[in-house]
RNA sequence: AGAAUUCGAUCCUGGCUCAGGAUGAAUGCUGGCAGCAUGCUUAACACAUGCAAGUCAGACGGGAAAUGGUGUGUCCAGUGGCAGACGGGUGAGUAACGCGUAAAAACCUGACCUUGGGAGGGGAAUAAUAGCUAGAAACAACUAAUAAUAUCCCGUAGGUUGAGGAGCAAAAGGAGGAAUCCGCUCAAAGAGGGGCUCACGUCUAAUUAGCUAGUUGGUGAGGCAAUAGCUUACCAAGGCGAUGAUCAGUAGCUGGUCUGAGAGGAUGAUUAGCCACACUGGGGCUGAGACAUGCCCCAAACUCCUACGGGAGGUAGCAGUGGGAAAUUUUCCGUAAUGGGUGAAAGCUUGACGAAGCAAUACCACGUGGAGGUAAAAGGCUUACAGGUCGUGAACUUUUUUUUUGUAGAAGAAGCAAUGACGAUAUCUGAGGAAUAAACAUCAACUAACUCUAUGCCAACAACCGCGGUAAUACAGAUGAUGCAAGCGUUAUUCAAAAUCAUUGGGCAUAAAGCGUCUGUAGGUGACUUUUUAAGUCCGCCGUCAAAUCCCAAGGCUCAACCCUAGCCAGGCGGUGGAAAUUGCCAAGAUGGAGCACGGUAAGGUCAGAGGGAAUUUCCGAUGGAGCGGUGAAAUGUGUAGAGACCGGAAAGAACACCAAUGGCGAAAGCACUCUACUGGGCCGACACUAACACUAACACUGGGAGAUGAAAGCUAGGGGAGCGAAUGAGAUUAGAUAUCCCAGUAAUCUUAGCCGUAAACGGUGGAUACUGGGUACUGUGCGUAUCGACCCGUGCAGGGUUGUAGCUAACGCUUUAAGUAUCCUGCCUGGGGAGUAAAUUCGCAAGAAUGAAACUCAAAGGAAUUGAUGGGGGCCUACACAAGCGGUAGAGCAUUUAGUUUAAUUCGAUGCAAAGAGAAGAACCUUACCAGAGCUUGACAUGCCGCAAAUCCUCUUGAAAGAGAAGGGUGCCUUCGGGAACGGGGACACAGGUGGUGCAUGGUUGUCGUCAACUCAUGCUGUAAGGUGUUGGGUUAAGUCCCGCAACGAGUGUAACCCUUGAGUUUAGUUGCAACCGUUGAGUUUGGAACCCUGAGCAGACUGUCGAUGAUAAACUGGAGGAAGGUAAGAAUGACAUCAAGUCAUCAUGCCCCUUAUACCCUGGGCGACACAUGUGCUACAAUGGUCGGGACAAAGGGUCGCGAUCCCACAAGGGUAAGCUAACUCUAAAAACUCGUCCUCAGUUCAAAUUACAGGCUGCAACUCGCUUGUAUGAAGCCGGAAUCACUAGUAAUCAUCGGUCAGUUAUACGAUGGUGAAUUGGUUCUCGGGCCUUGUACACGUCGCCCGUCACACUAUGAGAGUUGGCUAUGCCAAAAGUCGUUACCUUAACUGCAAGGAAGGGGAUGCCGAACGCAGGGCUAAUGACUAGAGUGAAGUCGUAACAAGGUAGUCGUACUAGAAGGUGCAGCUG
Repeated sequence: AGAAUUCGAUCCUGGCUCAGGAUGAAUGCUGGCAGCAUGCUUAACACAUGCAAGUCAGACGGGAAAUGGUGUGUCCAGUGGCAGACGGGUGAGUAACGCGUAAAAACCUGACCUUGGGAGGGGAAUAAUAGCUAGAAACAACUAAUAAUAUCCCGUAGGUUGAGGAGCAAAAGGAGGAAUCCGCUCAAAGAGGGGCUCACGUCUAAUUAGCUAGUUGGUGAGGCAAUAGCUUACCAAGGCGAUGAUCAGUAGCUGGUCUGAGAGGAUGAUUAGCCACACUGGGGCUGAGACAUGCCCCAAACUCCUACGGGAGGUAGCAGUGGGAAAUUUUCCGUAAUGGGUGAAAGCUUGACGAAGCAAUACCACGUGGAGGUAAAAGGCUUACAGGUCGUGAACUUUUUUUUUGUAGAAGAAGCAAUGACGAUAUCUGAGGAAUAAACAUCAACUAACUCUAUGCCAACAACCGCGGUAAUACAGAUGAUGCAAGCGUUAUUCAAAAUCAUUGGGCAUAAAGCGUCUGUAGGUGACUUUUUAAGUCCGCCGUCAAAUCCCAAGGCUCAACCCUAGCCAGGCGGUGGAAAUUGCCAAGAUGGAGCACGGUAAGGUCAGAGGGAAUUUCCGAUGGAGCGGUGAAAUGUGUAGAGACCGGAAAGAACACCAAUGGCGAAAGCACUCUACUGGGCCGACACUAACACUAACACUGGGAGAUGAAAGCUAGGGGAGCGAAUGAGAUUAGAUAUCCCAGUAAUCUUAGCCGUAAACGGUGGAUACUGGGUACUGUGCGUAUCGACCCGUGCAGGGUUGUAGCUAACGCUUUAAGUAUCCUGCCUGGGGAGUAAAUUCGCAAGAAUGAAACUCAAAGGAAUUGAUGGGGGCCUACACAAGCGGUAGAGCAUUUAGUUUAAUUCGAUGCAAAGAGAAGAACCUUACCAGAGCUUGACAUGCCGCAAAUCCUCUUGAAAGAGAAGGGUGCCUUCGGGAACGGGGACACAGGUGGUGCAUGGUUGUCGUCAACUCAUGCUGUAAGGUGUUGGGUUAAGUCCCGCAACGAGUGUAACCCUUGAGUUUAGUUGCAACCGUUGAGUUUGGAACCCUGAGCAGACUGUCGAUGAUAAACUGGAGGAAGGUAAGAAUGACAUCAAGUCAUCAUGCCCCUUAUACCCUGGGCGACACAUGUGCUACAAUGGUCGGGACAAAGGGUCGCGAUCCCACAAGGGUAAGCUAACUCUAAAAACUCGUCCUCAGUUCAAAUUACAGGCUGCAACUCGCUUGUAUGAAGCCGGAAUCACUAGUAAUCAUCGGUCAGUUAUACGAUGGUGAAUUGGUUCUCGGGCCUUGUACACGUCGCCCGUCACACUAUGAGAGUUGGCUAUGCCAAAAGUCGUUACCUUAACUGCAAGGAAGGGGAUGCCGAACGCAGGGCUAAUGACUAGAGUGAAGUCGUAACAAGGUAGUCGUACUAGAAGGUGCAGCUG
């Protein structure tokens, strides 16, 4: 310090997640030791048991026991003194003078310290005790006696108040032989402690806005230690609050702790300070101090005891128990140390404290060994089978020690001694032997670390993205590796990362975000000069911010954690002294900001008034006579009762054409016929007053609350109503059509008076001020120049545009009208959805508006730009794409393929174009992969090993065959004589074998777009980047073909060309081919021949070369000449980058999986040939352009020795017999057919057509039944040119006619491939359909339109709202009630101290009573929580139903506001916006 995640890719915005630290933690696995710290965060829930506050006999009387006695010491209930207000616990309450910081006055203070005094005299009681009584107990009553440092009175000192007078008011002794010590009382001062007051700070919410009645102040009185409404009577009406009162929620506060670079954020365990509390609530006594944790009284709840009458109790002290909970310890030791209480002291006491125990709860330290050790052992894992790795790791050798065990043994103990719980301590030292000690998590990326096996969208994992559907580095196991280590992971919380609330340090045109606009109060901010002051600001000094902590420097435990000593900065608050630039304040001044008058200028506004024409509709009248109107096309509608059309007249309402604009005005909404009246603001000019830039003098900007205004729609009431027109009705369209289109049409639209208060109220851009290059056109108004004048030209101010530099921006873009550079003020934003929703409140007649959440859910949502793809977007171009033609298919019969069905099997695969006469260039057996049956198991085939035997061959038995069995014959080849090779049989094991699966694991190969013209690269330039440029543009071409231009310049793959075939010529060669001439024959048969034809091999030829027109003088195009051929001469082959997970594992090859007496192999028979039906591709036809018979003529290219087979004979024929020739320019196939010349047929289901069937034959073959071809005779179906639709073809083409070949024993071939014969028509175009190419545009698509996506409905789950209500909690108010108790009253009862001779008095106690007063109770409220029949919308969900609203012109552009309406998305009206 960053990283993962939105996209096909990019940049940005923005959230979610991770890596770090921490914890009083918990949990899973594991666990050796020491030190040190910590340990109920939840139920302030309930508590058994023990202990936690006593001490003093030197205050007092007395009792008991010890001793034989005296004396003495010990123990003790009671009176009395001091202490139980400290120490210890907890955090419920408390938002407060509670706490923190800093101050200050009107107070108190036991014990302690210092100082100064004093302590004289006298008296009356009482407990313990004794007796007696009551009670279960707790405890109590009565009688009698007694003491004190208990208690009372007098005197005195001293003090207080007051002018004076006068009143009030102390004391105690004890110990000692004594000195003296400890006490007592009064006064003053101190220290420490406490009470009270004040300034500032101290959480959330305004969906809490008003609160307050002793409330705020005054006077009198009371009260207190003290001030004070602290209390009371009277008087006044104040006090607090948007700088957040009051109410509500939450919470002990702080030093500090954690984190962070810091600013900050979170937190308040342990430790220290303060506060509050002690079962809940109230009250009080004592005391220096309490309204008191181990005191008292009362009330309520709970628990316990009880003899039922009544009593007792309070662990939030230390242990401990139950309960709650994810979760937190021993009913231990000691007063040795420190501290507290008490005592004169010894001492006693102390769950404070010191220690130990339990817990890896945290931190820190140590160890589980160290050194050597390669045959790189065994074993595990893996492997390409060579090896690699675990791994010097182990073994082995050597050595040392923690734990263990034995001995010794501190410090902590102070002041002379004594005193140690810890403690079997720490520590030291001997013995012994590697002996006693390693786990956990992770290994796809983030993130260090990878392979194998198993599983197969299952089981599981997962913080995020995601992984798993048969080759998972992501699940599980294993080997290995990485990290950390007595721990390691997970979970929870918190800070950081997060500049993701931004003071440091963010934003608001389009991503979330500028109020619709203006006026203006509080507030904030504020121009120039001079003076004052010193609040802000700055500087110096002083006080304080406890200690601990942090930091830093030393020191002590062997180090560290830990402990200890010393010290500083920064910062806060307060005080004090100074400075005066700057901000503020006071005062004075100045004019630049601001304001104030006249003329010109413009749809500015308002209330009216007056006037105007065009159009529309209606009505009246005339003419006239059949339609009008409307649409994509129609219909509803209207018209012979006279429409429409045209002419004349009348009425009504609404709106103001042209001018008109990039124009003008206004704060915005908005404003337009003309004239008049009233009125607001802006701009320009500087002319009245006035001779003069005259006057005021910061008066400013912004603006929370507040006020005003605010399109359209809508609401209330009254008018008005021509046109238009939600709703509604009818007609169309449609699958439907609650729409679009059409015909009607209500509200509304207009107006008056009110309301509403919202819009895409938009420049999606708040207001003000200043500054920062230009160009250009315009509006308003001046100046200069010019002119007779209008123009022109230059220039100033104000306004509204456009282009664009710097700059800014994520980009798009903005750019003096900023989105630039700055200042001031204000509003708003903080992921998407839920939701601008719910509830609540305010406003409104209503519709609704304003304010405005949460639960839950997702990992994205979004902006700009890029490349594609796509559009029922646009432009250009092309192709048998259409058009123009010709011939077909779809109808029939048959052939063949496929689907389907059937079957034991009908083997498999191919399925839009791009499957279907295709794999298959040929299924009777074989093929053959399928089925049934019968067999075989190292196998039909390959290699290796052992052993036998040559092998081949012949015959027989059995069997459907495979196979099994038997008999015979034969003895080979090479040799180093050992044996070897080939072949055959046998045996065991490695293995063979598989047309079994996966074409979605693959190679190879093929199809397709498409023979379409495209696809890319290097360098450069450009953009943040994805990318762009080049390749776009202007022409041209079949072509990214070529030319020109250009931030591009070049290059590659394609195109073209090279190759092959056919075209004319020429050279050469001349047999088997040829034949002009010569001779010859039946015949080029033969001899000469090489001219011709032909064949083979070469050569040359065509290149827009040439001419004219066009064109930029280019490329090119068009026409012509020449030429066998002319613009690619024709044809074939040749197929870029990519696309379709296209086809093929059954051509072949191949990974993985599967089978191995079978999914392998052999054999026989069957099947692939089935058949209600459907499809594709073909053949033959339907006839006269024909059929039949007879005669006659002309090809090319092929094939042939297991072959083609002439000739002759036989047969009607298929064919048979015979047999010459040919290994082929020689022979055979072989006859070419259409054609042509004649005959018959004469428009018919025919002399058309040939299916089907019967009989008789032939051929091939081991075999012709399933299941071949063919001949003859007989039979003679359907069919008379084919619906919607659809296919091929542009010239030697279509059409038509025959021929040949491959495969092949034969054949299903009508198929496929090739060959020639005859031989057309039409187009010279691009409107439309399909396909393709380029440019451009929109996009919410990128799995790319077979895309994306909206809403209702149905189902499931989840959270929420409303809800008759119900049940709790909290809280204020009023009433009733009144315990304990303080303070009062008291005429009743009663009493030791003083007084009095006495009666009595003073004073006290009890009882009664008054005020106040807790709980209980009653009443109507407020807030809040849970729950509730039923109900509402929302969210999520694998799959469902209905439509298709949005994204492209999304098929009616979308959308905002509003109103109506509809199953639903939605539709329509009105006004607005362009996103």

A computed fold for a 1475-nucleotide RNA from Erythroxylum savannarum, annotated as small-subunit ribosomal RNA. Its Rfam family is "Bacterial small subunit ribosomal RNA". Lineage of the source: Eukaryota > eudicotyledons > Gunneridae > rosids > Erythroxylum.